RNA sequence: CUCUUAUUCAGAGUCGGUGGAGGGACAGGCCCUGUGAAACCCAGCAACCAUCAUAGAGUGAAAAGGUGCUAACCUGAGCAAGGAUUAUUUACCUUGAACAAUAAGAG
Numbered sequence: 001c002u003c004u005u006a007u008u009c010a011g012a013g014u015c016g017g018u019g020g021a022g023g024g025a026c027a028g029g030c031c032c033u034g035u036g037a038a039a040c041c042c043a044g045c046a047a048c049c050a051u052c053a054u055a056g057a058g059u060g061a062a063a064a065g066g067u068g069c070u071a072a073c074c075u076g077a078g079c080a081a082g083g084a085u086u087a088u089u090u091a092c093c094u095u096g097a098a099c100a101a102u103a104a105g106a107g
Stems, first nucleotide, its partner, number of pairs: 001107008013042001016041003022032003026078001029075001043070003048066002051061004079096005
C1' cells in the first nucleotide's frame, strides 16, 4: 500500500505542562483556534488484540502489555431511492451506498 471482517448517536483535559499558528481526511460550506491551533509530554477514556473465569460458543472480570481515542453523530452535505414542500430550483426528513477512521487477519 491492497484485500477481508467488525465497529463508528457512549466515554475521556471546557482550568495539566511545553509549544506558538494553524486545525477539523477531501474542492466548495460550516465550525474550532492568541480566552492559545498542530505537535510532544503527562493525565484520562474505551476494551479491538492479548490475559483471566467458563468444556466451548457466548458471556463476564480486570486494565500490567500491543493499538486506538479524549469539539461538533464520520461536523452537515456529496451518490442513489423514497417522503414532504414548492410554480420551479435550492434548502428539509428517512434509508442505503460511497468515502473516511480504528481494530484484527491475509497478501

The prediction has a mean pLDDT of 78.
SAM riboswitch aptamer (S box leader) from Cerasibacillus terrae, 107 nucleotides, folded computationally.
Its Rfam family is "SAM riboswitch aptamer (S box leader)". Rfam links the family to the GO term regulation of gene expression.
The model forms 97% of the base pairs in the Rfam consensus.